[in-house]
RNA sequence: GGAGUUGGCUGGGCAAUCGCCGCUUCGUUUCUCACCCUCUCCGUAGGUGAUGGUGGGUGCGCAGGGGAGGAAAGUCCGGGCUCCAUAGGGCAGGGUGCCAGGUAACCCCUGGGGGGCGUGAGCCUACGGAAAGUGCAGCAGAGAGUAGACCGCCGAUGGCCGUUCGCGGCACAGGUAAGGGUGAAAGGGUGCGGUAAGAGCGCACCGCGCAGCUGGUAACAGCUUGUGGCACGGUAAACCCCAUCCGGAGCAAGACCAAAUAGGAGUCCAUUGGCGUGGCCCGCGCUGGACUCGGGUAGGUCGCUUGAGGUGUAUGGUGACAUGCGCCCUAGACGAAUGAUUGUCCACGACAGAACCCGGCUUACAGGCCGACUCCCAUU
Repeated sequence: GGAGUUGGCUGGGCAAUCGCCGCUUCGUUUCUCACCCUCUCCGUAGGUGAUGGUGGGUGCGCAGGGGAGGAAAGUCCGGGCUCCAUAGGGCAGGGUGCCAGGUAACCCCUGGGGGGCGUGAGCCUACGGAAAGUGCAGCAGAGAGUAGACCGCCGAUGGCCGUUCGCGGCACAGGUAAGGGUGAAAGGGUGCGGUAAGAGCGCACCGCGCAGCUGGUAACAGCUUGUGGCACGGUAAACCCCAUCCGGAGCAAGACCAAAUAGGAGUCCAUUGGCGUGGCCCGCGCUGGACUCGGGUAGGUCGCUUGAGGUGUAUGGUGACAUGCGCCCUAGACGAAUGAUUGUCCACGACAGAACCCGGCUUACAGGCCGACUCCCAUU
């Protein structure tokens, strides 16, 4: 200098003006509620209205301060919270699936093992079980799972032909998985022996299975160990088996306050009047007034943002993370705010907008910044 790998940060700046949504302080009194003082009116009970004061809510005004993201997204996992309810056991269904750890939990993260890719930094990995059972495998091919004779090889043995009786020939029976060919895949590999030709048929080495030993928490790895000629093909993001986890619905969850109107329950007052019953009186029932209570609609309030929170530091740990101490408070709307215009600067600005909250994953993303590492070339 070039080419890469990986981790993290950032996501236009400044100013002015006009708006929007919360919060705080002050003022105002528009409206309203509660209590108190005084007074007015109706009155049996009790209620009504007015002035003033205090407090709360609301409206308005001034001022101050705050106001989207790294993904707010997809709604794919996990949890908190809430209610329903028993949610214990089982069935069904679904998730997860090498090992260990982290965590509230996880289909997440960290570390490690096996396998694959890359010269390397590094990256990818649904990676339990196929000697429980069932199933599947197009085309090609002779044969696709209790393997298989298409070409080839052999033809020792039997057969046929010839014969100089030594044998030669044919390739009919038959043998053969070394070689060719088909296929994604053809039932260990190399060599020597062996044989008619072959074959773990025998042997050596390599590989494999099982057992043992050693190391490791484990996955797993190693062995100059023993043993078996090797018998077990692939596929479980096919059914299935094994282990393990899962009650359901979701903030329109849910909780509270509660008008008018109608209806309900109770207490008190009046029982004068009206209606019904009745021939009449008493009595009884309905009708009246006031207050209280409960259910519940409109509406309102809460849930709502202080939380598995952020950050600095120390300690422990390889790390994810944990613990202690200090500091900080950072949107909370609901016909749903977070904007618009202008000026100016630069490198001219991507993807994109909260809706109960949090931890993840995935996907989208212009540009800029920082760290660590690898390979190649050149120079010293």
RNAcentral holds the sequence, with entries from ENA. The RNA shown here (Bacterial RNase P class A) has 380 nucleotides and comes from a Gammaproteobacteria bacterium. The source organism's lineage runs through Bacteria, Pseudomonadati, Pseudomonadota and Gammaproteobacteria. The coordinates come from a structure-prediction model, not an experiment, and the mean pLDDT is 76.